[in-house]
Context: one part of a larger RNA
RNA sequence: CUGGGCGUAAAGGGUGCGUAGGUGGCGUGGUAAGUCAGAUGUGAAAGCCCGGGGCUCAACCUCGGAACUGCAUCCGAUACUACCAUGCUAGAGUAUUGAAGGGGAAACUAGAAUUCUCGGUGUAGCAGUGAAAUGCGUAGAUAUCGAGAGGAAUACCAAAGGCGAAGGCAGGUUUCUUGGCAAUUACUGACACUGAGGCACGAAGGCCAGGGUAGCGAACGGGAUUAGAUACCCCGGUAGUCCUGGCAGUAAACGGUGUAUACUUGGUGUGGGGGAAUUCGACCUCUUCCGCGCCGGAGCUAACGCGUUAAGUAUACCGCCUGGGAAGUACGGUCGCAAGAUUAAAACUC
Numbered sequence: 001c002u003g004g005g006c007g008u009a010a011a012g013g014g015u016g017c018g019u020a021g022g023u024g025g026c027g028u029g030g031u032a033a034g035u036c037a038g039a040u041g042u043g044a045a046a047g048c049c050c051g052g053g054g055c056u057c058a059a060c061c062u063c064g065g066a067a068c069u070g071c072a073u074c075c076g077a078u079a080c081u082a083c084c085a086u087g088c089u090a091g092a093g094u095a096u097u098g099a100a101g102g103g104g105a106a107a108c109u110a111g112a113a114u115u116c117u118c119g120g121u122g123u124a125g126c127a128g129u130g131a132a133a134u135g136c137g138u139a140g141a142u143a144u145c146g147a148g149a150g151g152a153a154u155a156c157c158a159a160a161g162g163c164g165a166a167g168g169c170a171g172g173u174u175u176c177u178u179g180g181c182a183a184u185u186a187c188u189g190a191c192a193c194u195g196a197g198g199c200a201c202g203a204a205g206g207c208c209a210g211g212g213u214a215g216c217g218a219a220c221g222g223g224a225u226u227a228g229a230u231a232c233c234c235c236g237g238u239a240g241u242c243c244u245g246g247c248a249g250u251a252a253a254c255g256g257u258g259u260a261u262a263c264u265u266g267g268u269g270u271g272g273g274g275g276a277a278u279u280c281g282a283c284c285u286c287u288u289c290c291g292c293g294c295c296g297g298a299g300c301u302a303a304c305g306c307g308u309u310a311a312g313u314a315u316a317c318c319g320c321c322u323g324g325g326a327a328g329u330a331c332g333g334u335c336g337c338a339a340g341a342u343u344a345a346a347a348c349u350c
Stems, first nucleotide, its partner, number of pairs: 003322004007304002012318001014201004021194003025088007033081002035077002038074005049065006091191001092188004096183003103177007110154001115149007125136002162169002206247006215241002220236004258317006266295011299306002323350003332343004
């Protein structure tokens, strides 16, 4: 010396499933590979270290010892790890019952609103702005009543609320279907955790093919504003937004907080279950499990803050960081129709 870190300073992979690998509950018996003890052999000499001696001293030379932390063999120990055998049920899973949910997919369907078309009434304005103008309107608009077409989105309920691995998910009904939760016994018997590669999913925008197009609306045209106005404001408006199939694979993909497990004072609210007490019954109350919030104790933190949903105390495994810029760029590889994505430097400079 055998590193320190990752909420905001550089740093958690967008998310899951899972291969190799790493790690792994409580017993009993065996083996003795790791581990530990002893013995033997070897570990050249010189050097280093310790003690003595010789050159007048020293450097130097010389003698003895120690050391050589290693390797091999033999004989033992068996707590821990490993392996083999056997058992257990607290981890994990299966079955049964029950309730909740915008979880997912498909089909059908409803009402309000915008726009458009047709018809009635009706007449000179409407629309728009800071003010205007472009625009629409005597070929009858706006307004109003009736009928119809079509697309997209689902007010109120709605919430600090629910569900999902994340992205995300909201009118209603039906069908199919994933996951989680609670309760009770029964069953399997460590079947577990993490997870390099890999595979799958992955908002918006984008791309390809085919449909669709009400509203909105990049680009684009026009009107304003302005010194200018490739903008903000206004009038139009194409891609797109929607559907089906495929590609792409990125986001402030954020809790800026990886996953799993255990432990560690509390208060309060809310969602889903169970139990108790009480009641005619429901609520309220007490208690317990799972989730979502707020406030706070110890502890932690540079502070802010976190605080049983930890950023506390620990363990296992993965990912990532190592001064700023150059740069998430160049080159090369892989992927992609392309856009680009991913992997990822250096010179130079401060």

Source information: Predicted 3D model of a 350-nucleotide part of an RNA (small-subunit ribosomal RNA, central domain) from a metagenome. It matches the Rfam family "Bacterial small subunit ribosomal RNA". RNAcentral holds the full RNA, with entries from SILVA. Its mean pLDDT, the model's own confidence on a scale to 100, is 89.